The RNA shown here (Guanidine-I riboswitch aptamer) has 98 nucleotides and comes from a marine eukaryotic metagenome. The sequence is in RNAcentral, with records from MGnify. Rfam family: Guanidine-I riboswitch aptamer. From the family's description: This family represents a conserved RNA structure found upstream of the ykkC and yxkD genes in Bacillus subtilis and related genes in other bacteria. The coordinates come from a structure-prediction model, not an experiment, and the mean pLDDT is 86.
RNA sequence: AAAAGGCUUCUAGGGUUCCGACCGCGCGGGCGGUGUCUGGACCGAGAGAGGUCGCCAGCUGACCUGGCUGGUACACGGCGGGAUAAAAGCCCGGGAGA
Numbered sequence: 001a002a003a004a005g006g007c008u009u010c011u012a013g014g015g016u017u018c019c020g021a022c023c024g025c026g027c028g029g030g031c032g033g034u035g036u037c038u039g040g041a042c043c044g045a046g047a048g049a050g051g052u053c054g055c056c057a058g059c060u061g062a063c064c065u066g067g068c069u070g071g072u073a074c075a076c077g078g079c080g081g082g083a084u085a086a087a088a089g090c091c092c093g094g095g096a097g098a
Base pairs, nucleotide, nucleotide: 005053006052007051008050009049010048013043014042018040019039020037021034022033023032024031025030054072055071056070057069058068059067060066074094076097080092081091082090
């Protein structure tokens, strides 16, 4: 210096635009407040868990570029800023640093 892959599902976690809940107002349609409201739904991990594709190695094949097996390691981390309605292990960011 380079590389440590793509997509997707889930979870840790997250807030409150919508639904719901609770409180107040209203005859009513509905309006306002509360996320220090369990929820529906939503966002969601480089350093969390899976799946699939890709890549690498070996074996095998009637050699069709198919099948099988294995591998795909390691990873402490601010402050601050950004997006969204708003926030977060999201993004800046395998960042600054260690």